Notes
Two RNAs folded together computationally: RNase P RNA and transfer RNA, 425 nucleotides in total. It holds a member of the Rfam family "Bacterial RNase P class A". Its family is annotated with ribonuclease P activity, tRNA processing and dimeric ribonuclease P complex in the Gene Ontology. From the family's description: Ribonuclease P (RNase P) is a ubiquitous endoribonuclease, found in archaea, bacteria and eukarya as well as chloroplasts and mitochondria. Rfam classes the family as a ribozyme.
[in-house]
């Protein structure tokens, strides 16, 4: 000097002048006024709202059919939380290991990592031909012609060569054949499935036996396991205030849909719209805490970076992202600063 | 504070199951045409498909994060 990784920190103290809250105390008849003390008073991310759960409400619960959405390698430890009398068992994710694929010179990163050997689809463009092929080229029969050297038609073989693509039916060599071909053999490559053998397991190594099977499931799809919606502007109380009422459905309610059955509510009913009033207050709500939002400014030291001067003290200038709104756990994205370990290049 | 949806040419908009297709209409530009201008006829041109990552042979299209922008919402009877 680029770089990697994995934790830390996110300026102290003191004065003084401000702001919410909460307590006690004076003051006025009284108070939510006002005024004196104390105490408390933003974050690693408060943000994006991208996953889970607390909580609340939509009576409630049970089975069936479709259908919609989620995740998908192991072993082990943690997890806000939730379930159970306990044991355990479920949960977004998170950590150490490790197994396989890929990137990277390297430290190391990354992985929606279950099936493509159930089915369906799609593979532009170029190629003769994209899952099936004969475009040239190769051989071989046959016809013609012939300057006997061959050439051109026509049939039938052939995936070995040639060219195209991201991708063309495994490589190599021998055998074989008119030519060729896993057609046969030997080696080696890859997939199945079985047996051993390492290991808790994921797998991985070896041997048999079969086999040469393209890609794509952040296309439908199958396979396994889970999933009720809506959200504090939820909701509950309490006060004001408003005209009557009109239109649709129907016995409602049941929460992805539709169906069963228990349950619940009920004929001046029940839902939904239109019209009408209100813009309060408490509670949800918290050892910061709201309905317009407090948590700040100046200042001395002292502590850190950075220039500059002179020398090791002085003097100047800086300090990112950003700011709660019910609350927790994670994730992501945004941002300074330094110092610890690695890893490469260069100098000395 | 919660929820939902949109970004494609200077504007307003298509783009199906991923393919070589980025494409329409107005506006502007040249060119005809006309004495002249509108209209009309005809021709080129203009693109970070909002921005990065990732899956794919291949991304506007599929996933994922992020920025901009827009709409909705209380409560009584």
């Nucleotide at each position: 000097u680029u770089g990697u990784a994995g934790a830390c920190a996110a300026g102290g103290u003191g004065g003084u002048c401000g702001c919410u809250u909460u307590u006690a105390g004076u003051g006025u008849a009284u108070a939510u006024c006002a005024u004196u003390a104390a105490a408390a008073g933003a974050g690693g991310a408060a943000a994006g709202u991208c996953c889970g759960g607390a909580c609340u409400c939509c009576u409630a619960g049970u089975g069936a059919a479709c259908u919609g959405g989620g995740u998908g390698c192991c072993u082990g430890a943690g997890g806000a939380g939730g379930u159970u009398u306990a044991c355990a068992c479920c949960a977004a994710c998170u950590c150490a290991g490790g197994a396989c694929a890929g990137c990277g010179a390297g430290a190391g990163c990354u992985g929606a990592u279950g099936g493509a050997a159930a089915g369906u689809g799609u593979c532009a463009c170029a190629g003769a031909a994209a899952u099936a092929u004969a475009c040239c080229g190769c051989u071989c029969a046959u016809u013609g012609u012939u300057u006997c050297g061959a050439c051109a038609g026509u049939g039938a073989g052939u995936a070995a060569g040639g060219g195209u693509g991201a991708a063309a039916u495994c490589g190599u060599g021998c055998g074989g054949u008119a030519a060729g071909a896993g057609c046969g053999c030997a080696c080696g490559c890859g997939c199945u499935g079985u047996g051993a053998u390492a290991g808790u397991a994921a797998u991985g190594u070896u041997a048999c036996a079969g086999u040469g099977a393209g890609a794509c499931a952040a296309a439908c799809c199958c396979c396994a396991c889970c999933c009720g919606g809506a959200g504090c502007a939820a909701g509950a109380c309490a006060a004001a205030g408003u005209a009557a009422g009109c239109u649709a459905a129907c016995g409602g309610a049941u929460c992805g849909u539709u169906c069963a059955c228990u349950u619940c509510c009920u004929a001046u009913g029940u839902u939904a719209g239109c019209g009408g009033g209100u813009a309060u207050g408490u509670c949800g709500c918290a050892a910061a805490g709201a309905u317009g939002g407090a948590u700040g400014g100046c200042u001395a030291c002292c502590a850190c970076u950075g220039c500059a001067u002179u020398u090791u003290a002085u003097g100047c200038a800086g300090g990112a992202c950003a700011g709660a709104a019910u609350c927790c756990g994670g994730c992501u994205u945004a941002u300074u600063g330094a110092a610890u370990a690695c890893a490469a290049a260069c100098g000395u | 504070g919660g929820g939902c949806c949109c970004a494609u040419a200077g504007c307003u908009c298509a783009g199906u199951c991923g393919g070589u297709c980025a494409g329409a209409g107005c506006a502007g530009u040249c060119g005809g045409c006309u004495c002249a201008u509108a209209a009309c006829c005809g021709a080129a041109a203009g693109g970070u498909c909002c921005c990065a990552g990732g899956u794919u042979c291949a991304a506007g299209u599929c996933c994922u994060g992020g920025u901009g922008g827009g709409c909705c919402c209380a409560c009584c009877a």